[in-house]
Parts: sequence; C1' cells; structure tokens
RNA sequence: AAAGGGCGAACCCGCUGCGAAGUGGGGGCGCAAAACCAGGGGCCUUCGAAGCGAAGGUAGCCCGGUUGCCGAA
Repeated sequence: AAAGGGCGAACCCGCUGCGAAGUGGGGGCGCAAAACCAGGGGCCUUCGAAGCGAAGGUAGCCCGGUUGCCGAA
C1' cells in the first nucleotide's frame, strides 16, 4: 500500500455540575493507537487571608506507562 473495520472534532438537543467539563442522541473535523492510565509538565475551572496553596478538569496539548487490528512484516 491493501483488507476488515474502529473511534468520532466543531456544532445542535436532552441530562449532570458553581464551573472547567462530563454524559446520551444527532453530526463528522480528523486520527494507525483520537484504546486505557492524571505519574511529570502545560493549559482551563473553583475556593482561599489571591504571593501562593488546596481541590477539580483536559488522555483529540506534550512526555511517560499498559494493551491492541492487518500487512511487506
């Protein structure tokens, strides 16, 4: 390259949350790990006597870890 497929951005509707955001449905921007994990950093949210600390979110921001389909392999 191919084959069988997979996931599913933005946006819309419902629900949950103070919020970031999550989740169900619609919808597909894209992705060879856009499967899973919050360990390190970044970014975002909330609280605080707001310097800084604490609690949360983001795995489709990066690093890292675990697992996985096909094939010349």
Molecule: c-di-GMP-I riboswitch aptamer
Organism: soil metagenome